[in-house]
The RNA shown here (transfer RNA) has 74 nucleotides and comes from Magnetospirillum fulvum. The coordinates come from a structure-prediction model, not an experiment, and the mean pLDDT is 81. The sequence is in RNAcentral, with records from Rfam. Rfam family: tRNA. The family's RNA type in Rfam is transfer RNA.
Parts: sequence; C1' cells; structure tokens
RNA sequence: CGGGGAGUAGCUCAGCCUGGUAGAGCAUGGCGUUUGGGACGCCAGGGCCGCAAGUUCGAAUCUUGUCUCCCCGA
Repeated sequence: CGGGGAGUAGCUCAGCCUGGUAGAGCAUGGCGUUUGGGACGCCAGGGCCGCAAGUUCGAAUCUUGUCUCCCCGA
C1' cells in the first nucleotide's frame, strides 16, 4: 500500500442480506424466599448502534469518507 472481517447495554452477542421508531444471556439494583449467604422466582434501571456526511417519508440496516482492532497478500 491492496483485499477481507469486526465495532450495538458494564461484558458476550443477535438484529443488517429483505430499511419501519433495538433485543437476549450474564452482570447491577429492589422485593420475595433464608437465621444469614448462595441458589431460585418476580420487577426495574441501563445503549438511539465507533465517528461524520449522503440517499429516503423513514437508516443499526443502503451509499461514501474516516477511526480502532484482527486476518491475508505485497
């Protein structure tokens, strides 16, 4: 320098292909249960999707640029 992949909740990931106002598990907080803890059950908080721009009535999703990480090639 060229090609490919990844970036979404505190963590691990789904959702993207086929655009329609974002989910799961774990973790955290509260309550119940327990002498207490753990485990279990119920409830709740937490992200507008790496960043910027464009297309569209509407973008996590499509397009362009850019940043970080990983892999391959030179």